[in-house]
RNA sequence: GCCUGUGUAGCUCAGUGGUAGAGCACUUCCUUGGUAAGGAAGAGGUCCCGAGUUCAACUCUCGGCGCCGGCU
Numbered sequence: 001g002c003c004u005g006u007g008u009a010g011c012u013c014a015g016u017g018g019u020a021g022a023g024c025a026c027u028u029c030c031u032u033g034g035u036a037a038g039g040a041a042g043a044g045g046u047c048c049c050g051a052g053u054u055c056a057a058c059u060c061u062c063g064g065c066g067c068c069g070g071c072u
Base pairs, nucleotide, nucleotide: 001071002070003069005067006066007065010024011023012022013021018055026042027041028040029039030038048064049063050062051061052060
C1' cells in the first nucleotide's frame, strides 16, 4: 500500500429502517449480630466522526479515523 471484519452503557455483547437492550459492575433499600449470597428498585448512551438515501437511519450507501486479521 491492498483486502476482509469490527466500532452501541464502566466491562463483555445483542439490536436486519419506526422513541436503544441484556449479563456483570455501580447506587439505594429489604434480609443478617456483621459479611457473602439472595430479593426489590434505580442511575448510567451525541450508538466513533462527516456526508448521502429515506417521511423516518444504531441499522442502508460513500468518505475519514481507531482496532483485529490476512496479502504484498